Molecule: transfer RNA
Organism: Candidatus Jorgensenbacteria bacterium
Formats: sequence, structure tokens, C1' cells
RNA sequence: GGCUGGGUAGCUCAGUGGCAGAGCAGACGUUUCAUAAGCGUCAGGUCGUGGGUUCGAAUCCCACCCCAGCCA
Repeated sequence: GGCUGGGUAGCUCAGUGGCAGAGCAGACGUUUCAUAAGCGUCAGGUCGUGGGUUCGAAUCCCACCCCAGCCA
């Protein structure tokens, strides 16, 4: 330098055009003599960055940045 895959909550990931989600972690409540586990509630997001297409983009297109792998 070329190609492929990936970047979404603190962590691991889902979501392939129509209100951004799950599990774990966190806070609060419940339960217990107490702790843990369990159950319930709540909070937490510039969807890597900038443009484009569209009534509407995490999702489609272009450029760039970062990570992993393959080729040279």
C1' cells in the first nucleotide's frame, strides 16, 4: 500500500430504513438477625468523525480516524 471484518450504555453484545435495546455491572426498594443470591423499580447513549441519499438513517452511499486479521 491492497483486501476482509469490526467501532452502539461502565463491560460483553443485539438491532440491516420508522420511538435505540438485552445481559452483566450501578442506585433504590423488597426479602434476611445480617450478608449474598432472588424479585421489583430506576438511572445510564454525540450509535467512531464529517458529508450525501431519503418524508425519515445506528441501518444505504462517499471520505477520513481507530482496532483485528490476510496478502504484498